C1' cells in the first nucleotide's frame, strides 16, 4: 500500500414516530427514540430524487433542499489472508 468483513472486541453513527424551534415548502437543529449502517465519515463533483415561495407562459423552472438512492472525490476503527 491493495483487498476483505468468518467469528470476535473497543467504540460509533441513528430510519419511523414524538416534542421544540427556524423555513413558503420541500426540509434542518436540539432532546427523547432504534429500523437498520462496516463508512448510515466528509463532499451537491455526475446522475437521480423532493419542494415551488418567487418568477413566468398557470403548469414549468431551483438559486431552496436530500450523501441512510447510486457513482466519483477525501479521508478513517477493529480483524482476516
Nucleotide at each position: 500500500a491493495a483487498c476483505u468483513g468468518a467469528a470476535a472486541a473497543a467504540g460509533g453513527c441513528a430510519a419511523a414516530c414524538u416534542u421544540a424551534u427556524c423555513g413558503a415548502a420541500a426540509g434542518a437543529u436540539a432532546a427523547g427514540g432504534a429500523c437498520g449502517c462496516a463508512a448510515a465519515g466528509u463532499u451537491a463533483u455526475g446522475g437521480g430524487c423532493c419542494u415551488a415561495a418567487a418568477g413566468u407562459u398557470u403548469a414549468c423552472u431551483a438559486u431552496g433542499g436530500c450523501u441512510g438512492c447510486c457513482a466519483g472525490a477525501c479521508c478513517g476503527c477493529c480483524g482476516g489472508a
Source information: The RNA shown here (c-di-GMP-I riboswitch aptamer) has 81 nucleotides. The model forms 100% of the base pairs in the Rfam consensus. The coordinates come from a structure-prediction model, not an experiment, and the mean pLDDT is 89. The sequence was found by an Rfam model in a public genome assembly.